[in-house]
Context: one part of a larger RNA
RNA sequence: GGAUGAACACUGACGGCAUGAUUAACACAUGAAGGUCGGAUGAGAAACAUGGGAAAUGGUGUUUACAGUGGAAGAUGGGUGAGUAACGCAUAAGAACCUGCCCUUGGGAAGGGAACAACAGCUGGAAACGGCUGCUAAUACCCCGUAGGAUGAGGAGAAAAAGGAGGAAUCCGCCCGAGGAGGGGAUCGCGUCUGAUUAGCUAGUUGGUGAGGCAAUAGAUUACCAAGGCGAUGAUUAGUAUCUAGUUCGAGAGGAUGAACAGUCACACUGGGACUGAGACACGGCCCAGACUCCUGCGGGAGGCAGCAGUGGGGAAUUUUUCGCAAUAGGUGAAAGCCUGACGGAGUAAUGCCACGUAGAGGUAGAAGGUCCAUGGGUCCUGAACUUAUUUUUGCAGAGAAAAAGCAAUGAUGGUAUCUGGAGAAUAAGCAUCAGCUAACUCUGUGCCAGUAGCCGCGGUAAUAUAGAGGAUGCAAGCGUUAUCU
Numbered sequence: 001g002g003a004u005g006a007a008c009a010c011u012g013a014c015g016g017c018a019u020g021a022u023u024a025a026c027a028c029a030u031g032a033a034g035g036u037c038g039g040a041u042g043a044g045a046a047a048c049a050u051g052g053g054a055a056a057u058g059g060u061g062u063u064u065a066c067a068g069u070g071g072a073a074g075a076u077g078g079g080u081g082a083g084u085a086a087c088g089c090a091u092a093a094g095a096a097c098c099u100g101c102c103c104u105u106g107g108g109a110a111g112g113g114a115a116c117a118a119c120a121g122c123u124g125g126a127a128a129c130g131g132c133u134g135c136u137a138a139u140a141c142c143c144c145g146u147a148g149g150a151u152g153a154g155g156a157g158a159a160a161a162a163g164g165a166g167g168a169a170u171c172c173g174c175c176c177g178a179g180g181a182g183g184g185g186a187u188c189g190c191g192u193c194u195g196a197u198u199a200g201c202u203a204g205u206u207g208g209u210g211a212g213g214c215a216a217u218a219g220a221u222u223a224c225c226a227a228g229g230c231g232a233u234g235a236u237u238a239g240u241a242u243c244u245a246g247u248u249c250g251a252g253a254g255g256a257u258g259a260a261c262a263g264u265c266a267c268a269c270u271g272g273g274a275c276u277g278a279g280a281c282a283c284g285g286c287c288c289a290g291a292c293u294c295c296u297g298c299g300g301g302a303g304g305c306a307g308c309a310g311u312g313g314g315g316a317a318u319u320u321u322u323c324g325c326a327a328u329a330g331g332u333g334a335a336a337g338c339c340u341g342a343c344g345g346a347g348u349a350a351u352g353c354c355a356c357g358u359a360g361a362g363g364u365a366g367a368a369g370g371u372c373c374a375u376g377g378g379u380c381c382u383g384a385a386c387u388u389a390u391u392u393u394u395g396c397a398g399a400g401a402a403a404a405a406g407c408a409a410u411g412a413u414g415g416u417a418u419c420u421g422g423a424g425a426a427u428a429a430g431c432a433u434c435a436g437c438u439a440a441c442u443c444u445g446u447g448c449c450a451g452u453a454g455c456c457g458c459g460g461u462a463a464u465a466u467a468g469a470g471g472a473u474g475c476a477a478g479c480g481u482u483a484u485c486u
Base pairs, nucleotide, nucleotide: 001486002485003484004483006482007481008480010478015354016353017352018351019349020348026312027311028310030309031308036071037070040069041068045064046063047062048061049060050059052057079267080266081265088192089191091189093187097184098183099182102180103179104178105177106176107175108174111143112142113141119134120133121132122131123130124129163172164171165170193239194238195237200230201229202228205227206226207225208224209223210222211221243263244262246257247256248255249254269290270289271288272287273286292303293302294301295300320346322345323344324343328342329340330339331338332337360388361387362386369380370379371378372377394423396421397420398419399418403413430475431474432473433472434471436455437454441470442469443468444467445466451458452457
């Protein structure tokens, strides 16, 4: 000199685009971030229409919303970096695997049955939540028939299905195969920080056989047998640390770093465990233990912001308890639609980068005033006043988008951007430095004091080095200091 997710002092007009808890993976009030399907399903409810009846009332149709059963989705999206020195990541490779939704393709769905919620009755509990009896539907569950394919080869064993909508055509689903795409799980070569003031480490440890086990290979598990395996090319141990594309400094070599954006991994109060499922050992699911907080009728219960805002705390330090699903995208649904703190926006902070302004031209009596002085004058200084023109910006008034995706409709942003009109120089400059390095000098105060300082140093009565003033220099909506890297 350059750089930063920076902070602090002083100062501060505006716009665009980015970025903003680096510390306590500390604790969290409140709102809200995962709902959806009635065209799977039974019951009940409300509204409207209809027509029967003397009436009570019951029937039919349509619409709406709903707790339950059922389905697919809650394994994505979003957050954080505690752990991890590891096949975790990066790169390269091969084989013994799985795969919901999606695409292509070949077949199939015959016949039956029993329940359980909801509901009703009784009942326990303060609550959370239950218990008993009885009824009922299904794309929920079960039996049976059939069989391409798979296993097996000696008989044989195992094993499917579901309907819904529509007047119909048909559409959406269901079951069994084959292939694909995308995704995932394992394996392996090479690379991946520091310490030897860590030198030996290892007993399922290293290999084999049998068995069990997995989607799959395998000491991944187990019984027996052998005694192996790793290590100065640094094992083991200790410390530190998510990794990468990248970012930053540098001519390069190389150094440092891993905020944002993108990919991976790991985690979800702490520890452990499985269930369901194509997929989890599951952030807003379940069970157990623990710490903490809350409720309680003391018997027992409830909770998990490292989602978005927000609060306290610690800290030098980091934003609104905002608008919208209009766009992109995801879930669900036949669809209309519904949901989405993903996302799109606005707000906030000079935190950064970029852009633009705070005025232009003329103007000597070189005015007043400050300051210096050799008292002649010099300088601030064409600077101001004054004259003249202009309006970026500002405020006022009017018009007013694109972004919407080929019938139409649909815009949070937003009456925003932008345009037009007229007003008026009007609304807008600071910070640091001035001995040398290093651009920029004098006066006054102080007197080894007060102070200064990046290094050298300065200050003890003429200080260009301290403090103030005048002047000057540098950068400029910033500037200087501090911290870190180069």

Small-subunit ribosomal RNA, 5' domain from Capsicum pubescens, 486 nucleotides, folded computationally. Model confidence (mean pLDDT): 83 of 100.